[in-house]
């Protein structure tokens, strides 16, 4: 100075003039009013009903230890693998020796597999006459070549006719001991020629987990007009399906009024800030504030100063993630080049 990577903060301030939503006080005045994602509507919950809510079958979801939280498929630290020179990132990361499936096309062959070129023997045959070289036909081999994402674990040595873990030494593997660790796992020895690929983000098997449906939920005033049919002690009724159990008097079907008001609506598993424990999520404890509740749905306009800039973007029952979009500062730390 460049180029990478993490991790925090902000989201325009100030004065003035005119206009809005809600609360509290007559007028007029005092408080207060959109986000880090308010999006997406992907996940968990608080809350309502169903419902007095048990237990199984289908179905779904997660999957490497530990730990945080009401909860979760999050969030924190760790281990295993991968990617990068590195800071650092990503992981759908139980089980293939429970069973079934698939792996195009190339290839001799891809499930208990295979001999295309090729190496070696042996018999005949032709050339040649020490050797040797070609073709046939039996055996033997998988070490070499080719194909392919994968081919009877790698590498070397010895050994064989010629070759193979055949043996051996080393590295993997598998099992079993020890150490350290809460545990994933990691080190060390032994012992065994050990094993014919991947794939479960394919079915499948093991393990923990799950009721639904949602604020257009749902509860209460007001309005309005019946009518017909079936039941009433066990159904013909019970909100994901299907059975079991339990509960339990209304069910349908026409036809009329209402689309009007409260409430549910904001004091919270909630911010703020100190201490203490914890690596850390995060947990106590003490203090201080109360920071939208709209409902054709509000915070806009306009002058000025000021800066580093003002992007993406506006609540609708609430809260704790995830994932998207996106200006601007700061603060470490990596590699590279240059100078002191």
């Nucleotide at each position: 100075u460049g180029a990478g990577g993490g991790a925090a903060c902000c989201a325009g301030a100030c004065g003035g003039c005119c206009g809005c939503g809600c609360g509290c006080g007559u007028a007029c005045g005092c408080g207060u009013g959109a986000g880090g994602a308010a999006a997406g509507u992907c996940c968990g919950a608080g809350c309502u009903c169903c419902a007095c809510a048990g237990g199984g079958c289908a179905g779904g979801a997660u999957g490497c230890u530990g730990g945080a939280u009401a909860a979760c498929g999050u969030c924190c630290a760790g281990u295993g693998g991968g990617a990068g020179u590195g800071a650092u990132c990503c992981u759908a990361a139980g089980g293939a020796a429970a069973g079934u499936g698939c792996a195009a096309c190339a290839g001799a062959a891809a499930g208990c597999a295979u001999a295309c070129c090729g190496c070696c023997u042996g018999a005949c045959c032709g050339g040649g006459u020490u050797u040797c070289c070609g073709g046939u036909c039996a055996g033997g081999u998988a070490a070499g070549g080719g194909u392919g994402a994968a081919a009877a674990g790698g590498c070397g040595a010895g050994g064989u006719a010629a070759g193979a873990g055949c043996u051996c030494a080393c590295c993997g593997g598998u099992c079993c001991u020890c150490u350290g660790g809460u545990g994933a796992c990691a080190g060390a020895g032994a012992a065994c020629g050990c094993a014919u690929u991947g794939u479960a983000a394919a079915c499948c098997c093991c393990a923990u987990c799950c009721g639904g449906a949602g604020c257009a939920a749902g509860a209460c005033c007001a309005a309005c007009a019946g009518a017909a049919g079936g039941g009433c002690u066990g159904a013909u009724g019970g909100c994901u399906g299907c059975c079991c159990g339990c509960c339990g008097a209304c069910c349908u079907u026409c036809g009329g009024g209402u689309a009007g008001g409260u409430c549910g609506c904001u004091a919270g598993a909630g911010c703020c800030g100190u201490a203490u424990g914890g690596c850390a999520a995060c947990a106590u404890a003490c203090g201080g504030a109360c920071c939208a509740g709209a409902u054709a749905g509000a915070u806009g306009g306009c002058c000025g100063u000021c800066c580093a800039u003002g992007a993406c973007a506006g609540a609708a029952c609430u809260c704790g993630g995830c994932u998207u979009a996106c200006g601007g500062u700061u603060c470490g730390c990596u590699c590279a080049c240059a100078g002191u």

Predicted 3D model of a 340-nucleotide RNA (Bacterial RNase P class A). Its Rfam family is "Bacterial RNase P class A". Rfam describes the family as follows. Ribonuclease P (RNase P) is a ubiquitous endoribonuclease, found in archaea, bacteria and eukarya as well as chloroplasts and mitochondria. The model forms 97% of the base pairs in the Rfam consensus. Model confidence (mean pLDDT): 75 of 100.